The RNA shown here (small-subunit ribosomal RNA) has 1420 nucleotides and comes from an uncultured bacterium. The RNAcentral record of the sequence draws on ENA.
RNA sequence: UAGAGUUUGAUCAUGGCUCAGGACGAACGCUGGCGGCGUGCUUAACACAUGCAAGUCGAACGAGGGCCCGGAGCUUGCUCUGGUGACCCGAGUGGCGGACGGGUGAGUAACACGUGACCAAUCUACCUUUGGGAGGGGGACAACCUGGGGAAACCCGGGCUAAUACCGCAUAUCGUCCACGGGUCGCAUGACCUGUGGAUAAAAGGGAGCCUCUGCUUGAAUGCUUCCGCCCGAAGAGGAGGUCGCGGCGUAUCAGCUAGUUGGUGGGGUAACGGCCUACCAAGGCAUCGACGCGUAGCGGGUCUGAGAGGACGACCCGUCACAUUGGGACUGAGAUACGGCCCAGACUCCUACGGGAGGCAGCAGUGGGGAAUAUUGCGCAAUGGCCGAAAGGUUGACGCAGCGACGCCGCGUGUGGGAGGACGCCCUUCGGGGUGUAAACCACUGUCAGGGGGGAAGAACUUCGUAGGUGUGAAUAGCGCUUACGGUUGACGGUACCCCCAGAGGAAGCGCCGGCUAACUCCGUGCCAGCAGCCGCGGUAAGACGGAGGGCGCAAGCGUUGUUCGGAAUUACUGGGCGUAAAGGGCAGGUAGGUGGUCUGUUAAGUCUUCUGUGAAAAUCCGGGGCUCAACCCCGUAAAAUGCAGGUGAAACUGACAGACUUGAGACCGGUAGAGGCUAGCGGAAUUCCUGGUGUAGCGGUGGAAUGCGUAGAUAUCAGGAAGAACACCUGUGGCGAAGGCGGCUAGCUGGGCCGGUUCUGACACUGAACUGCGAAAGCGUGGGGAGCAAACAGGAUUAGAUACCCUGGUAGUCCACGCCGUAAACGAUGUGUGCUAGCCGUUGGGGCACUUAGUGUUUCAGUGGCGCAGCUAACGCGUUAAGCACACCGCCUGGGGAGUACGGCCGCAAGGUUAAAACUCAAAGGAAUUGACGGGGGCCCGCACAAGCGGUGGAGCAUGUGGUUUAAUUCGAAGCAACGCGCAGAACCUUACCAGCCCUUGACAUGGGGAGUAUGGGUACCGGAGACGGCACCCUUCAGUUCGGCUGGCUCCCGCACAGGUGCUGCAUGGCUGUCGUCAGCUCGUGUCGUGAGAUGUUGGGUUAAGUCCCGCAACGAGCGCAACCCUCGUCCUCAGUUGCCAUCACUUUGGGUGGGCACUCUGGGGAAACUGCCGGUGACAAGCCGGAGGAAGGCGGGGAUGACGUCAAGUCCUCAUGGCCCUUAUGGGCUGGGCUACACACGUGCUACAAUGGCGGUGACAACGGGAAGCGAAGGGGCGACCUGGAGCCAAUCCCCAAACGCCGUCUCAGUUCGGAUUGCACUCUGCAACUCGAGUGCAUGAAGUCGGAAUCGCUAGUAAUCGUGGAUCAGCAUGCCGCGGUGAAUACGUUCCCGGGCCUUGUAGACACCGCCCGU
Repeated sequence: UAGAGUUUGAUCAUGGCUCAGGACGAACGCUGGCGGCGUGCUUAACACAUGCAAGUCGAACGAGGGCCCGGAGCUUGCUCUGGUGACCCGAGUGGCGGACGGGUGAGUAACACGUGACCAAUCUACCUUUGGGAGGGGGACAACCUGGGGAAACCCGGGCUAAUACCGCAUAUCGUCCACGGGUCGCAUGACCUGUGGAUAAAAGGGAGCCUCUGCUUGAAUGCUUCCGCCCGAAGAGGAGGUCGCGGCGUAUCAGCUAGUUGGUGGGGUAACGGCCUACCAAGGCAUCGACGCGUAGCGGGUCUGAGAGGACGACCCGUCACAUUGGGACUGAGAUACGGCCCAGACUCCUACGGGAGGCAGCAGUGGGGAAUAUUGCGCAAUGGCCGAAAGGUUGACGCAGCGACGCCGCGUGUGGGAGGACGCCCUUCGGGGUGUAAACCACUGUCAGGGGGGAAGAACUUCGUAGGUGUGAAUAGCGCUUACGGUUGACGGUACCCCCAGAGGAAGCGCCGGCUAACUCCGUGCCAGCAGCCGCGGUAAGACGGAGGGCGCAAGCGUUGUUCGGAAUUACUGGGCGUAAAGGGCAGGUAGGUGGUCUGUUAAGUCUUCUGUGAAAAUCCGGGGCUCAACCCCGUAAAAUGCAGGUGAAACUGACAGACUUGAGACCGGUAGAGGCUAGCGGAAUUCCUGGUGUAGCGGUGGAAUGCGUAGAUAUCAGGAAGAACACCUGUGGCGAAGGCGGCUAGCUGGGCCGGUUCUGACACUGAACUGCGAAAGCGUGGGGAGCAAACAGGAUUAGAUACCCUGGUAGUCCACGCCGUAAACGAUGUGUGCUAGCCGUUGGGGCACUUAGUGUUUCAGUGGCGCAGCUAACGCGUUAAGCACACCGCCUGGGGAGUACGGCCGCAAGGUUAAAACUCAAAGGAAUUGACGGGGGCCCGCACAAGCGGUGGAGCAUGUGGUUUAAUUCGAAGCAACGCGCAGAACCUUACCAGCCCUUGACAUGGGGAGUAUGGGUACCGGAGACGGCACCCUUCAGUUCGGCUGGCUCCCGCACAGGUGCUGCAUGGCUGUCGUCAGCUCGUGUCGUGAGAUGUUGGGUUAAGUCCCGCAACGAGCGCAACCCUCGUCCUCAGUUGCCAUCACUUUGGGUGGGCACUCUGGGGAAACUGCCGGUGACAAGCCGGAGGAAGGCGGGGAUGACGUCAAGUCCUCAUGGCCCUUAUGGGCUGGGCUACACACGUGCUACAAUGGCGGUGACAACGGGAAGCGAAGGGGCGACCUGGAGCCAAUCCCCAAACGCCGUCUCAGUUCGGAUUGCACUCUGCAACUCGAGUGCAUGAAGUCGGAAUCGCUAGUAAUCGUGGAUCAGCAUGCCGCGGUGAAUACGUUCCCGGGCCUUGUAGACACCGCCCGU
């Protein structure tokens, strides 16, 4: 040393991407009050107009001009001429400075820089100290004058002249050189000091003062004094040059580079060493510790970041280097190879008379250009510093200041206090209220900044001048130098900082964000549109993610965005990572360099450690202190730090080095031993194919089934003989050998390695191993052989939608041998090699020891090879003495997925190709292990009318009904695989009704509230207009309650206006409720405990059993809940209680009807109870649960049927039952009415009815039910009608009366036909209901008499009182069932069985699917 988001349904780990932090010479967007301090072309080292940026000295020199003083000429303001001052100007000669200061970073990978040494191999103007000197001469050249050329720049000739300009001569403390000595030292060459002799090299004057000295001699000098300058030396300081060690970059897809190259000798050159240059000689020098090449780059102090180690950077400031339009060159000089010097060449610009010239902002401003982007053509030399000067002073775009820019850092302000249960506005709202919010208003106060007025600094010290002193020099009271005190003088900034006064809350807030990360939430708009987005991701009608608003959060004169960089990233891991399966062990070995290395002793001191010295510039950073009111900023410190380098002292454990010794590592030797280890040669048998011959006849062969193919020219089969090639059955084994690849008949030869035993020898000889070398399956390549079988390619036959495949018949390379290439594989244990250490148990191979009961057994040991397993490790899986444990040594390799092991380049190869190995671009993941569920044309077990076995249907016909489609003004709407389709609809002529057309109403058909009027009103019967709604009108009946007696209160009706009503309008994907479905399937969960890092597991799995997670047993589980079962209803038996409307055995009466009396025994009704529990017996099973059989029983193993539907799934269905959020309509999408439509009709489908007939039709006749219903009702008897029905009205509010009649049976007839089957369709005539049967009801009679003769593919129901068949009742309903819901009658067949189809349950397995196989995904 803080993390977070993102791969998944979830989890752990791996791994990338992204975010939060800091920083900036920044830019962009919005905004902008003040001040201080900093900072400002990162791009075009692009081009530059204009001005300025390096001058100065007259005390070095000559001339000229001005001023001043004279003179002359005269045109009286001009010309000529002389002089003068330490006056002014200043071209030229000369001196010093233009090599500093200032700019830039192009080049440079280098001794350029940094650091530390060295120069005994060097130079140094000005400055300081010190020694000595400065004698005497000479000749020029500018300026100037004059002549000439040129457009200009400028140049040429002639003539004059000065110097601190130039040149000889003399002298030489001394310097240099030569020769001969001496001394002291050093890391080598050598250095220093010193003696003698020889050679050689100097100079310049100027100012001031004075008369002491000298010579003239008034006073001035060549004299003296002094100051400055000059020359030759020595030394110092500072500066410069050179050499070396070490350090700091990318690329090996740059591996070899080098001819002055490396060294030597002679010579030259330089301040100096040196191939620096040259001649000759030698052949060296550098390099995997990365030479050479290419790319990039000024370097450092430092800056930013980081816990640090590091990483990135090198603006401003400081040091240093390089450069000055590009390239080259020298000159001058102490110093340059010279930014504002010269010459040449190039490019560019300008001038030109076309001949020729001029220029260099990477100095300060400024301009154009480039660019996202970077300032004034400012003031001043007052300060600091530089240059010149003796000085005054001059000069200085260095510098000091000011201006511009929120570019950065820092500071301040935009007010402070009070002020409501809280104004307005705005926003939200559940409409109650809440928020903005003490915020505002209002009251009281303050006065920073800005504004106005006034005052007003520090920065100034010097120099110099004046006065007064001191001191040195000197002859000197002069002069000059040094110095002290006082006084005068000097400010760009700037009337600035600062202070005081005045006025007044007055002039001063924005920006970003609010889905998660990440602090901050609502409304509206929009509707996968517009848009957002750093990552994940938002937006398809209720968006906290878009846009706006209100509110909030954050920061604040700024806030965001973009870019870059460090961090987070342990995501290059030195600190501090990995490689069995996530990316990653080289295919294997030998071995060079390198790295590492056993035991003991001694020496050394390179590493290491201690301590000291030098250095590590300043600034910066840190600490302490100080100054600006604070801070930023600035200053001070013998403070810290600078982790470095160099040198010295000491230590000697460890590493190294050197020396000596040792035996345990390693090797050798001797004796044994196992083996498919390798190479070569020879041999063998079985099989296959082919050839020859024999036997033999019609097929063989092949497949899922076939066909191609072979065969009457004789196959296959079989026998005998022969030929050829290849491979070696059994033995054979998680057996053996080998480094790996790999190795398998037998024999021989040659040969490698291992193991065991002995403990004889050597004495660390070892391990690893970049390069390098060798080996290296199969396929492939080259040459030559060989070729039986097999078999890419190819051909044919099949399969198939196709089938360039899988299957079959053939078949060539190849497979085999020799020689030579290739060099790769899932070359795998996906696990590098070596060494040591760390529990065991069981097998197996080879060798040895020991013991014994010896064809053997036991035990022990070494070396291999397997299984399990403790500790430990691991993300888990797993590994576990054969480690993936614990350590050491060395090598190889990895750093998100794709692109890609690809391209280019190199190397190798005959080729095929191999090896080395990127980038652009793109994605937010890719990938590992394990978990739950789902799925599988995976496995095991089990169930269900699931199949099978049966019976009857549907699909064909006609009709009914629903749906689709079409049509229509409308054919209202919904339902859509199972699980929509005789469904919502238990009943559309009007109504219903939601649809269409037309006509009407607008507070409304309905609710609540206000105002006015009335006392109301309600009901009925007519009439007029109209299609009706509606409007008008008449008559009759009826006349609310309370009361304080007031039309007072309530109620009611009408009218008016506003709030509102109303909506079967949309959203079932905003919802509640209800429902369907898996499925009456046996499942779904929880608590605690335990296991696992975790998701999760366990329980619930297992062995049995059941209809059942039903029960039993076992078990790290023990319990529990929702489901199952039971409790409920009903049917079946019995008992009991109660007998009317029910019943009638017995008794009586009888109109023969339980009709009556009577009776409740029976039936029945409906209350209560009993009964069934595997309870009993036998068998079986684990002695359990249970199962099988039996007895008894009305009923037997859940007795039949019903009700009852776990956690959940399908965004299943329903906003048109109802409820309800949101949206929409409001003289209409609301309301009323008439008529129409929902009933349409080329078609298609579902569900049904009736049939096709004789198990039947028709006619006749005769029995037996149950459940139910009935007052706006059921309706009897009787009568009428062929009939529907009419009439009639008894009885019945029902165990009483009515609906009410069953089908069936029996007899007759029909005789296989589109019929005496079938009844559609149509005509006529009727009945009933109803306001009304046209669209559009049901029924009846007569007539008509269609299709249809048992139904293709396919498909449905049913396991017993079931299917099938027969009738019957009810709901709805005025009327209208073939539908629906019930009821009873008659009453079967079949189930071997679980392979298959469908659905489901449990366990297990695989998975790249999780929207979960209707998935995912690949190729064309």